Bacterial large signal recognition particle RNA from an Armatimonadota bacterium, 262 nucleotides, folded computationally.
Rfam family: Bacterial large signal recognition particle RNA. It is annotated as a non-coding RNA gene. A reference for the family is Rosenblad et al. (2003), "SRPDB: Signal Recognition Particle Database", Nucleic Acids Res.
Taxonomically the source falls in Armatimonadota (Bacteria, Bacillati).
The RNAcentral record of the sequence draws on ENA.
The coordinates come from a structure-prediction model, not an experiment, and the mean pLDDT is 76.
[in-house]
RNA sequence: CCGUGCUAGACGGGGAACUAGCGGUGCCCUGCACCCGAAAUCCGCUUAGCGGGGUCGAAUCCCCGCCCGAGGCCUCAUGCCUGUGGGUCUGACCGACGCAAGUGGCGAUGAAGGCUGGGUCCUGCGCGACGAAGCAUUGCGAACCCCGUCAGAUCCGAAAGGAAGCAGCGGUAAGCAAUCCUCUUCGGGUGCCGCAGUCAACCGAGCUGGAGCCAACUACGACGGUAACGCCAGGGGGAUGUUGUCGACGGUGGGUGCACGG
Numbered sequence: 001c002c003g004u005g006c007u008a009g010a011c012g013g014g015g016a017a018c019u020a021g022c023g024g025u026g027c028c029c030u031g032c033a034c035c036c037g038a039a040a041u042c043c044g045c046u047u048a049g050c051g052g053g054g055u056c057g058a059a060u061c062c063c064c065g066c067c068c069g070a071g072g073c074c075u076c077a078u079g080c081c082u083g084u085g086g087g088u089c090u091g092a093c094c095g096a097c098g099c100a101a102g103u104g105g106c107g108a109u110g111a112a113g114g115c116u117g118g119g120u121c122c123u124g125c126g127c128g129a130c131g132a133a134g135c136a137u138u139g140c141g142a143a144c145c146c147c148g149u150c151a152g153a154u155c156c157g158a159a160a161g162g163a164a165g166c167a168g169c170g171g172u173a174a175g176c177a178a179u180c181c182u183c184u185u186c187g188g189g190u191g192c193c194g195c196a197g198u199c200a201a202c203c204g205a206g207c208u209g210g211a212g213c214c215a216a217c218u219a220c221g222a223c224g225g226u227a228a229c230g231c232c233a234g235g236g237g238g239a240u241g242u243u244g245u246c247g248a249c250g251g252u253g254g255g256u257g258c259a260c261g262g
Stems, first nucleotide, its partner, number of pairs: 001262006009056003012030004020046005034053004062255006071246003076241003080237003084233003089230001090228001092226004097221002101218003104214003113208004118203003122197005127191002130187005136179005146171004154163003
């Protein structure tokens, strides 16, 4: 140096979570790297997978250092989206109140206030119109179970004479229709109606009074309500950067057995 047979070892790795810790099943990221069994209210082990088989096997495959770096987790900051709560935060809107700074209106052809007596409104009484119903007048209106008269016919009687009674005719009941002159009852978004009363409000007249009054808009003040675009609080999601940590694949450098034979 070559060949043969073995051993160590390898036959994926990593992250978070779980765990006293390690590994596995499960989740996630890489990636292609044997098979079977059990294993998350777990399974096995203690320097760390258990049980049963198989392949390779001293180097492209094993071990160590360094580099790169997918990806995961942690800290902090920024801004985005989503949803929850708050109402004496804040702006907006609505309602009502006060005030009278501004605008405006009225006012010496007389403000506010006061007195007097009116109108509207409200209440009571009365009267009327309207509407409805009833009364009233007229007409129609009952095969029979309404009345009167009852032809014909029927019944009683020896007869004289009586009886019931259909149709027809006349009149009515229930009911229907017309009239609305009259009377009664009820009703009200009824009435330039009459007589009274009237807390308050408004309008107007007379007298007094002698300079302010009104509160429509803006402003100001203090209330009630609505709602969340703004504000506050905290929840969730993902994005960017940052702190720290672990780190696959890959690259690079180095290291590492035994036996036999040639």